[in-house]
């Protein structure tokens, strides 16, 4: 785009079309084919009138109705598509092999006789249908006779045409033979019957025409080869029969043919065509309506009649079904029009009329006509029209959204003006009608015209494709979905609302066809790696084929003629108001036939040529093949000598061998297999493949020469042959090796990898198998298209027997153009062309199943489908990853020191418990973390008790004058009640402020979501990286830069380079520490001068120190290395040397990392509670597990005594001195200090003494008891400290694991924050002060380059198979069951034909007659034969216990 459509929602009108696609299923009822009295005989009834003897009769009705004989029609028209793959259809021819009623034209004729019969009448039988006997009768019914030729048949010759046959024409040739029917009208004659003549309609015969039919034939006409052979009337001949006619159409005989790979036969499917739909076309699909042809008429068979049938509304028979029946027997055939049932997703009225068109009969009037014309039903389709038009902003109301300002629906509505298809009503009113005229309209009072009133929009969609966006609800639910995919709490994708988009009386959905699809490629594709080159050759059919000339003209080309039905399509006009639709003209119709031409090309016949191909001659190379001998090295085995304890094997071992003498070594022997070096991207072969030497036989290629042949060529469906390894059967052989197997190891296991053994096999001969990643993943042949370089075999030139140059054939590498998706290929093409063959068409299922062929088997070849997925795949890119590679770094390892893991305790976490043990943090990067400090508070948790505009903010109203503070009572307290005290300003109206009470907006939430967020933070990682602009390269993703050579801590710097520059990072700038200078010296300092117990005081500011400012270090200098670079190494100087030490500083990004409980914040949730207040409890629980620490286990130590030296901090709700009291914690005290002044504040380890003596101790201090101290409203749950007493575990810690490279580790003490009180934690400070680093193999982490990848959520990836479960389709299967087409035999209806016909018999013949004859018929017999029966097979389905694999989850 289309549709014979259907379904869902909706539905105003008209015109024109269309309407059982399924059950060729079954059918009630009505109708669908009759007509003619001008062919013929017969012939009512009712009614009315008359008569009557009352039984009836007559007239009329009426020669009507009616049936019958006869003629014509019923073979047309109408329906359907079952069958049919066929001369069925289409197209073009042929019939010299034919027929033709009615119609037209022409010639001739139509004479004279005969015998019957239906109807009717009278009987008989039957339920009926109907049958039957006797009798009468007519004809255009039937039968003889006559006549007749241009008929037919025989004979004879002539002309012409054609040729497989023969035919046509004309002979006034000749012989024989064959026909008929009348009716009617007019005129005349006649009483009439009738006769004669004219006309009309018929009839007979002959010829012709038109139209129709039959037969034959070239070409075309679906799928399957998993259908390869089929055929016996089969193929042909002769003779006969039969037909309108040819013919095996049929019969007899004879011959053995005929068809088939250009697809016979078989199976499946199907009516064919004009055309229809689609498509740019070529094609593809279809064949409904309309038109042509065919076939069919319940199923099967058969003939009759006829011009024509083997006959839809005829006949006979058989079968099935239905109906009637008196059970004896009968009747029927809607695939005609309506209609019914049934089937189905689905398809109409039991309408009207013969007015028109057409048909039948008739002379005609006319009759008949479900053909046809019309109407009805159905949005089923196409076309047309309408549902209003113009104005109208307070942008109304309402609804939706909102950033709360507003925005949208929206000029839309209301309102004003104007206007009117349909319908209804009224009035008018056609054409279609044709004929001399008159009459004649189903549609239909319809179309149309006028007047009045004035009704009518839905459906789908809005994530992308694809035009159209928001809110709410829902929460991987409900649902959507054509593909991709949406939905797990902010859904433009589900459902609803608003809004929008599209189409519109329709809109969507579903089905189907074509298109897009160059996705079967003729036009117009491919095959190295995506699917795809047969493993290789040989060769049949076929296809294709060199140069020159000639012939022919079948191919080819263009012209004429015929045909190509109409309709349709296209076009030009015309008619319905337009259109759809209809009418007329034209054009077109790629084909077929015929005719006369053309001859380039291809072809044919013929003649020639040598460039293709082959061949001769003389050469060279080779693991080419087959065959028979021979050879040496090595392994193994056997014999023997020497000789002694191991050998062998591995990562390490063991099994194994060996004192019965191995292994090692010498000599001799046996046997089998394979042939080191040479050896080479060297050679040969078609491929597989071929490797010691020699013999014999043999194939192919190459070069040179150019003798000979003269296109002999190329390819190659089938066919045939060869074909590695493994394997098979029977026989040999068997050294080594070695599936299976055994043992030993390894391992969680190890049916493996490793080791020790070892059988088939490997070898030979003859025979099978026929497959490989049989690969260059690249079919064969020919020609053409830049080069360079190596190599093998020839030839030529040249030379010095070099080199070098040219050339042919092979074999490699690199590359231009070109090609390619890219990779790559590139004279050995994957380039440019031609010829031929093979093969491919998404992945899986599956190279499977079934069938067939081959095979001994294994199996091979051929080779599907159901079902399932939305991918599978190629090449390249960027990452990530690798038990890949290279380079490099880091307390990463190593080297060291000290620890952790064991103990006790502290602290955090898990778990458990609990009313609650609030919450968060979770590998590194949670766990002395948030928490720089939970007794109350904190506090978020629990229990109990209270409050509800609230503990807190803003607004409004009322009351009060306060608020605050103090006291009393109740209570656990919150709270409640009471008492006392108690404002400011003022213009005097009031205002401010505060409290109480009230109302509602609101407050409040440590409630949820860190996966909605901001901010902040951790981590990789202080790792050296991460990017951009422009240019260049690539189809592109991307690449280059950023890679490379050096160097660095560093993408730091240098050099090079299709790159040149730039940014964020690195470094530097900042702080601190180390040296110096300058400045300033109090509260700091004290060298000098005084002074003191004391820098205490005077004095001083030199020093220390403090605070500022400045200098200093830059590879600057020297030597070496390096590339003349960057840089590195060493040195000098210097307080400091190559980044001097430390800090702050954290690129692009990663982890949906952490935090909604710091804070902020969207959405959701709670609102007499999830908010607020209070008391008490809990966060402090305790079988247990883990992390982080403290203290130890002791003598480098513990205790006691004495004694020395810091830094950095803090201090007013504070630090708190001296003195006094206490064993002590502490108390008292209160000086001084808002701090370089005073205080905290005694530093400790250390040093000097002394004691302890290896002991669970004079180590260790847990735990517990008692007594105290301090803070605080309060130390019970639950603080810290002191004294006395008690004195647990623990004697250096398994596997494992942490930190640290120098003022570091270790060790020692001091301070601070938090804080009423409460550190073993945290943050700082100084004192003492080491050991080790060979080095980068390994572990961990990281950086750069490279490589592989089936990973990209990126190796914590991906992914394979079994097993278990569920579902689905499918193969096998003992069988069971059904269909179809054949075959053999039996039986055999109707019927044709043949035979017979003793029975029957009007016409004709003979006969006076009787009768006889001719002919015909019944009956009987035979052939053929439908249906039926029996039988064994074939084929295709369905089903089947069980079973095999497959798919999906």
């Nucleotide at each position: 785009a289309a549709u014979c459509a259907a379904c869902g929602c909706u539905g105003g009108c008209g015109g024109c079309g269309u309407g059982c696609c399924u059950a060729a299923c079954a059918c009630a009822u009505g109708c669908a084919a009759g007509u003619c009295g001008a062919a013929c005989g017969c012939g009512a009834a009712a009614g009315c009138c008359c008569c009557u003897u009352c039984g009836g009769g007559g007239g009329u009705g009426a020669g009507u109705a009616g049936a019958g004989u006869g003629g014509c029609g019923u073979c047309c028209g109408g329906g359907u598509g079952a069958g049919u793959a066929a001369c069925g259809c289409g197209u073009g021819g042929g019939c010299a092999a034919u027929c033709u009623a009615c119609c037209u034209u022409u010639g001739g004729g139509u004479g004279g006789g005969g015998a019957a019969u239906a109807a009717c009448c009278a009987g008989u039988c039957g339920a009926a249908a109907g049958a039957u006997u006797g009798g009468c009768u007519a004809a255009u019914a039937c039968c003889g006779c006559a006549u007749a030729a241009u008929g037919c048949a025989g004979c004879g010759g002539c002309u012409c045409g054609a040729c497989a046959u023969c035919g046509a024409g004309a002979c006034a040739g000749u012989u024989g033979u064959u026909a008929a029917a009348g009716c009617u009208u007019c005129a005349u004659c006649g009483c009439a019957a009738g006769a004669u003549g004219g006309g009309g309609c018929g009839c007979c015969u002959a010829a012709a025409g038109a139209g129709g039919a039959g037969c034959c034939u070239g070409c075309g006409u679906c799928u399957g080869a998993u259908u390869a052979g089929c055929u016996u009337g089969u193929u042909g001949g002769u003779a006969g029969g039969g037909u309108a006619a040819c013919g095996g159409c049929c019969u007899a005989c004879c011959a053995a043919g005929g068809c088939u790979a250009c697809g016979a036969u078989c199976a499946g499917u199907a009516g064919c065509u004009g055309g229809u739909c689609u498509g740019a076309g070529a094609g593809g699909a279809c064949g409904g309506c309309c038109a042509g042809c065919c076939a069919c008429a319940a199923u099967g068979g058969c003939a009759c009649u006829g011009a024509a049938a083997c006959a839809c509304g005829g006949g006979c028979c058989a079968u099935a079904c239905u109906c009637c029946u008196a059970c004896g027997g009968g009747a029927g055939g809607c695939a005609g029009c309506a209609g019914u049932g049934g089937g189905g997703a689905a398809u109409u009225u039991u309408g009207u009329g013969c007015a028109a068109u057409g048909g039948g009969c008739g002379a005609a009037a006319g009759c008949c006509u479900g053909a046809c014309g019309c109407a009805g039903c159905a949005a089923c389709g196409c076309c047309g029209c309408g549902u209003g038009a113009a104005g109208g902003a307070u942008g109304a109301a309402a609804u939706c959204c909102u950033u709360c300002g507003g925005g949208a629906u929206g000029u839309a509505a209301a309102c004003u003006u104007c206007g009117c298809a349909a319908a209804u009503a009224u009035g008018g009113g056609a054409a279609g009608a044709a004929u001399c005229a008159a009459u004649u309209g189903a549609c239909g009072g319809u179309a149309c015209c006028a007047u009045a009133u004035g009704u009518a929009a839905g459906c789908c969609c809005c994530g992308g494709c694809u035009a159209a966006c928001u809110c709410c609800g829902u929460g991987c639910c409900a649902g959507c979905a054509g593909c991709c995919g949406c939905g797990g709490u902010a859904a433009u994708a589900c459902g609803g609302g608003g809004g929008g988009g599209g189409c519109a009386a329709g809109c969507g959905u579903u089905g189907u066809u074509c298109g897009g699809a160059a996705u079967u490629a003729c036009u117009g594709g491919g095959c190295g790696u995506a699917a795809a080159g047969c493993g290789c050759g040989u060769g049949u059919a076929g296809g294709c084929g060199g140069c020159u000339c000639u012939u022919c003209a079948a191919g080819u080309c263009a012209g004429g003629c015929g045909u190509g039905a109409a309709a349709g399509c296209c076009u030009c006009a015309g008619g319905c108001u337009c259109a759809a639709c209809c009418u007329g003209g034209g054009a077109a119709u790629g084909g077929c036939g015929u005719u006369g031409g053309a001859u380039a090309c291809g072809g044919u016949c013929g003649a020639g040529c040598u460039a293709g191909a082959g061949u001769g001659u003389g050469g060279a190379a080779g693991a080419g093949g087959c065959u028979a001998u021979g050879g040496g090295a090595a392994u193994u085995c056997c014999g023997u000598g020497u000789g002694u304890a191991g050998c062998g094997g591995u990562g390490a071992a063991a099994u194994g061998c060996g004192u019965a003498g191995a292994g090692a070594u010498g000599c001799g022997g046996a046997g089998g297999a394979a042939c080191a070096c040479c050896a080479g991207c060297g050679g040969c072969g078609a491929a597989g493949g071929c490797g010691c030497c020699u013999u014999g036989c043999u194939g192919g290629g190459c070069g040179a020469u150019u003798u000979c042949u003269g296109a002999c060529g190329c390819u190659g469906a089938g066919g045939c042959g060869c074909g590695a390894a493994a394997g098979c059967g029977a026989g040999g052989g068997g050294a080594g090796c070695a599936a299976a197997c055994a043992g030993g190891a390894u391992u969680a296991g190890a049916u493996a990898c490793c080791c020790u053994g070892g059988u088939a096999g490997u070898c030979c001969a003859a025979g099978c198998c026929u497959u490989a990643a049989a690969c260059g993943a690249u079919g064969a042949g020919u020609g053409c298209u830049a080069g360079g370089u190596g190599u093998u075999g020839g030839g030529g030139g040249g030379u010095a027997c070099c080199a070098c140059c040219c050339u042919c054939a092979g074999u490699g590498c690199c590359g231009a153009a070109g090609c390619u998706a890219a990779c790559g290929c590139a004279u050995u093409a994957a380039g440019c062309a031609c010829u031929c063959c093979g093969c491919c068409u998404g992945g899986g299922g599956a190279g499977u199943a079934c069938g067939g062929u081959c095979g001994c088997a294994a199996g091979a070849c051929u080779g599907a489908a159901a079902c399932u997925c939305a991918a599978a795949g190629g090449a390249a890119u960027u990452g990530a990853c690798g038990g890949g590679g290279g380079c490099c770094c880091g307390c990463a390892c190593a080297a060291g020191c000290a620890g952790u893991g064991g103990a006790g305790c502290a602290u955090g976490u898990g778990g458990u418990u609990u009313a609650a043990u609030u919450c968060g943090a979770a590998g590194c990067a949670a766990c002395g973390c948030g928490a720089a400090g939970a007794a109350c508070c904190u506090u978020a948790c629990c229990a109990a008790g209270a409050c509800u505009u609230g503990a807190c903010a803003u607004c409004c109203c009322g009351c009060u004058g306060a608020c605050c503070a103090g006291c009393c009572u109740a209570g656990a307290g919150a709270u409640a009640g009471g008492c006392u005290c108690u404002c400011c300003c003022u213009u005097c109206g009031g205002g401010g402020c505060a409290g109480c009470g009230g109302u509602g907006a609101c407050a409040g939430g440590u409630g949820g979501u860190g996966c909605a967020u901001g901010g902040u933070u951790g981590u990789c990682g202080u790792c050296a990286g991460c990017u951009c602009g422009u240019g260049c390269c690539g189809u592109g993703a991307g690449a280059u830069g950023u890679u490379g050579g050096g160097u660095u801590a560093a993408g730091u710097c240098c050099c090079g380079c299709a790159a040149c520059g730039a940014g964020c990072g690195c470094a530097a700038c900042c702080c601190u520490u180390g040296g110096a200078u300058u400045g300033u010296g109090u509260u700091g300092c004290c060298a000098c001068c005084a002074u003191u117990u004391a820098g205490u005081u005077g004095g001083g500011c030199a020093c220390u120190c403090a605070c500022a400012a400045u200098c200093g270090a830059c590879u600057g200098c020297c030597g070496g290395u390096g590339a003349c670079a960057a840089a590195c190494c060493g040195g000098a100087g210097g307080a400091a040397g190559g980044c001097g030490g430390g800090g702050a500083u954290g690129a692009c990004g990663u982890c949906a990392a952490a935090u909604c409980a710091u804070c902020a914040u969207g959405c959701c949730c709670c609102u007499u509670a999830u908010g607020u207040c209070u008391u008490g409890g809990g966060c402090u629980a305790c079988a247990c597990a883990c992390g982080u620490g403290c203290u130890a286990c002791a003598a480098u130590g513990g205790g006691c005594g004495g004694u020395a030296c810091a830094a950095a901090g803090g201090g007013a709700u504070g630090c708190g001195a001296a003195g006094c009291c206490g064993c002590g914690a502490g108390g008292u005290g209160g000086a001084g200090c808002c701090a370089a002044u005073c205080c905290c504040a005694g530093a400790a380890a250390g040093c000097c003494g002394u004691u302890c003596g290896u002991a669970g101790u004079u180590c260790g201090g847990a735990u517990u008891g008692c007594a105290g101290g301090c803070u605080g409203c309060a130390a019970c749950u639950c603080g810290c400290c002191u004294g006395c007493a008690u004195g647990a575990a623990g004697c250096c810690g398994g596997a494992a694991u942490u930190g640290c490279u120098a003022g570091u580790a270790a060790u020692c003490g001091c301070g601070g924050a938090u804080c009423a009180g409460c550190a073993u934690g945290c943050c700082g400070c100084g004192g003492u002060g080491a050991a080790u680093u060979c080095g980068u193999u390994c572990c961990c982490g990281g950086g750069c380059c490279u490589u592989g990848u089936a990973c990209a959520c990126a190796c914590c990836g991906c992914c394979c198979g079994u097993c278990a479960c569920a579902c689905c389709a499918u193969g096998g299967g003992a069988g069971u069951u059904g269909g179809c087409a054949a075959c053999a035999c039996c039986c055999g209806a109707a019927g044709u034909c043949g035979g017979u016909g003793a029975g029957g018999u009007a016409a004709c013949u003979c006969g006076c007659a009787a009768g006889a004859g001719a002919g015909c018929c019944a009956g009987c017999c035979g052939c053929c034969u439908a249906a039926g029966g029996u039988g064994g097979g074939g084929u295709c389905g369905a089903u089947g216990a069980c079973u095999g694999g497959g798919g999906u989850g």
Molecule: small-subunit ribosomal RNA
Organism: uncultured bacterium